Predicted 3D model of a 486-nucleotide part of an RNA (small-subunit ribosomal RNA, 5' domain) from an uncultured bacterium.
Context: one part of a larger RNA
RNA sequence: GAUGAACGCUGGCAGUGUGCCUAAGACAUGCAAGUCGAACGGAGGUCUUCGGACCUUAGUGGCGAACGGGUGAGUAACACGUGGGCGACCUACCUCGAAGUACGGCAUAACCCCGGGAAACCGGAGCUAAUUCCGUAUGUGCUUACGUCUCUUCUGACGUACGUAAAGAUUUAUCGCUUGGAGAUGGGCCCGCGGCGCAUCAGCUAGUUGGUGGGGUAACGGCCUACCAAGGCGACGACGCGUAGCCGACCUGAGAGGGUGACCGGCCACAGGGGCACUGAGACACGGGCCCCACUCCUACGGGAGGCAGCAGUUAGGAAUCUUCGGCAAUGGGGGAAACCCUGACCGAGCGACACUGCUUGAAGGAUGAAGGUCUUCGGAUCGUAAACUUCUGAACCUGCGACGAAAAAUGACGGUAGCAGGCUAAUAGCACCGGCUAACUCCGUGCCAGCAGCCGCGGUAAUACGGAGGGUGCAAGCGUUAUCC
Numbered sequence: 001g002a003u004g005a006a007c008g009c010u011g012g013c014a015g016u017g018u019g020c021c022u023a024a025g026a027c028a029u030g031c032a033a034g035u036c037g038a039a040c041g042g043a044g045g046u047c048u049u050c051g052g053a054c055c056u057u058a059g060u061g062g063c064g065a066a067c068g069g070g071u072g073a074g075u076a077a078c079a080c081g082u083g084g085g086c087g088a089c090c091u092a093c094c095u096c097g098a099a100g101u102a103c104g105g106c107a108u109a110a111c112c113c114c115g116g117g118a119a120a121c122c123g124g125a126g127c128u129a130a131u132u133c134c135g136u137a138u139g140u141g142c143u144u145a146c147g148u149c150u151c152u153u154c155u156g157a158c159g160u161a162c163g164u165a166a167a168g169a170u171u172u173a174u175c176g177c178u179u180g181g182a183g184a185u186g187g188g189c190c191c192g193c194g195g196c197g198c199a200u201c202a203g204c205u206a207g208u209u210g211g212u213g214g215g216g217u218a219a220c221g222g223c224c225u226a227c228c229a230a231g232g233c234g235a236c237g238a239c240g241c242g243u244a245g246c247c248g249a250c251c252u253g254a255g256a257g258g259g260u261g262a263c264c265g266g267c268c269a270c271a272g273g274g275g276c277a278c279u280g281a282g283a284c285a286c287g288g289g290c291c292c293c294a295c296u297c298c299u300a301c302g303g304g305a306g307g308c309a310g311c312a313g314u315u316a317g318g319a320a321u322c323u324u325c326g327g328c329a330a331u332g333g334g335g336g337a338a339a340c341c342c343u344g345a346c347c348g349a350g351c352g353a354c355a356c357u358g359c360u361u362g363a364a365g366g367a368u369g370a371a372g373g374u375c376u377u378c379g380g381a382u383c384g385u386a387a388a389c390u391u392c393u394g395a396a397c398c399u400g401c402g403a404c405g406a407a408a409a410a411u412g413a414c415g416g417u418a419g420c421a422g423g424c425u426a427a428u429a430g431c432a433c434c435g436g437c438u439a440a441c442u443c444c445g446u447g448c449c450a451g452c453a454g455c456c457g458c459g460g461u462a463a464u465a466c467g468g469a470g471g472g473u474g475c476a477a478g479c480g481u482u483a484u485c486c
Base pairs, nucleotide, nucleotide: 001485002484003483005482006481007480008479009478012359013358014357015356016355017354018352019351020317025315026314027313029312030311031310034063035062036061039060040059042057043056044055045054046053047052070270071269072268080194081193082192083191084190085189086188089187090186094183095182096181098179099178100177101176102136103135104134105133111126113124114123115122116121141164142163144161145160146159147158148157149156168175169174170173196242197241198240203233204232205231208230209229210228211227212226213225214224215223245267246266247265248264249260250259251258252257272293273292274291275290276289295306296305297304298303323349325348326347327346331345332343333342334341335340362392363391364390365389372383373382374381375380397423398422399421400420401419405414430475431474432473433472434471435456436455437454441470442469443468444467445466451458452457
């Protein structure tokens, strides 16, 4: 000098930040991911000129739920950083341009009926729709195989054969759907280099290292498998153990360096512990599923339900860390043609001197140097222009007006806030230190006691070092102490 700090004493205001570093312990309650009726058939309701119109929505279907938000457990690793590679790859929605959107069919939830169960829920029979599912056609194209040419491994061009598409809705213009191409965006994989401790860890390794065939993947690959060979790594530190998310950055320092990885941003990993796949463009999926384990809850004992490391909040642990707040007004996200709906992302407010910054506790005058305190050589000295007192200004507070944030209209949680104008009151100060280092000295008490102390050291009868007082010094809404880093 610094801190996500804590503790002691003290404490007025505002702005901007910031706030479980410990138990990745356990969690009551509420909310945090929905949306579309312009994909579909119903059901319920309102109105009705009985033609119909409108509203709501459980279910089917679509898109989203893989984003956003949290945490740092694990991880010494291509996890991260940086620079490259993919003739070894994928990419929903979006953009550009090319071609198409023809004809048929089978089901099923909802619904109705029956049944089982305490519940969670489940079973059977029957009916029905679609942008659900299936078949045929067409094939610009595309996949695969083969052939020719080209080419640094299937990079590209041409030809032949088999195979391979589609969905409609509202309404008169759009939104969709299908095939393939390009782009954009986002990812996957591979490699060079770089960043911890211990050698009192010296040898490690059987899918191990390589090959061939096969499988698997979007894709290369012992990624997996069968067989074959016996390799591979290591003092340039393998293997083991310990510790740890990495970086941009942050702190310190003239720099080199040292330390750190809170907040904000990028990447990674995780979602009670462990494993697994399904769906999907994308997950091996925090608020999806299945299994095992631990724990909690319900039960009619037959069975069931759950996962705050989302936002608040509770409890435990701890020296220690906040409101069960307001709003979608803005920014952004999801759905929708839109209106709009959802959004504890976010924007705000609340609490905490936790930090930084700014401001206030007054300004000028005022000597009989008042009273009082302390000291005294008893003369006086000092607190001290300090107070009183006079004049002035006017934090708070009161009243009135009152935003920007909202790019045509409408829409403001914050907020009657900020600000402006007027009125009005002299209106909180504390904490540490005063032997040297180190700025600031006397008196009393105590008597190696009680105590102090960062180091040197003080205290055993005149202690500037202990305790109190007066005075002084330093900082100041803070001041000290402790811890940690430079």
Model confidence (mean pLDDT): 89 of 100.